[in-house]
Predicted 3D model of a 135-nucleotide RNA (c-di-AMP riboswitch aptamer (ydaO/yuaA leader)) from a Bacillota bacterium. Rfam family: c-di-AMP riboswitch aptamer (ydaO/yuaA leader). Rfam links the family to the GO terms regulation of gene expression and cyclic-di-AMP binding. It was read from a public genome assembly, where an Rfam model found it. The organism belongs to Bacillota, within Bacteria.
RNA sequence: UAGGUGAAAUCUCCGAAGACCCCAGGGUCGUGGGGGACCCACCUUUUCGGGGUGAAUCUCACCCAUCCGGUGAGAAGGGCGACUUGGGCGUCCUAACCCGUCAGCUAACCCCAUAGGAGUUCUCCAAGCGUAAUG
Numbered sequence: 001u002a003g004g005u006g007a008a009a010u011c012u013c014c015g016a017a018g019a020c021c022c023c024a025g026g027g028u029c030g031u032g033g034g035g036g037a038c039c040c041a042c043c044u045u046u047u048c049g050g051g052g053u054g055a056a057u058c059u060c061a062c063c064c065a066u067c068c069g070g071u072g073a074g075a076a077g078g079g080c081g082a083c084u085u086g087g088g089c090g091u092c093c094u095a096a097c098c099c100g101u102c103a104g105c106u107a108a109c110c111c112c113a114u115a116g117g118a119g120u121u122c123u124c125c126a127a128g129c130g131u132a133a134u135g
Stems, first nucleotide, its partner, number of pairs: 011119004018029004030114006040104001049102001050099004057075007076094006083128005088122001
């Protein structure tokens, strides 16, 4: 000097999931979500059920050969590469759960959540903002 591995973090990332108080159960604020009028929309939609949170859906081919499921490719969607935005390049994810026959939008109003998990793969370009030092 380069590469690899491990650990830690009061640092960072996904996510709404943070702050304060406290009788330790909860409460307040903030943040996120659902239900719910007139008007408007839909009147084609009812087991071929329908709907919600979430980026997490769709198409094709093959395997399995009933379904389920699996593999690959593509479209589309999302995150990250340590100030912000746009661009470029690279890399990863595309789950899971819930309502229970039922829900368009929706003021008032009503209800719910405030978890869990992880560790950075470019000192790239442009614009901007900010900090420090010196004069």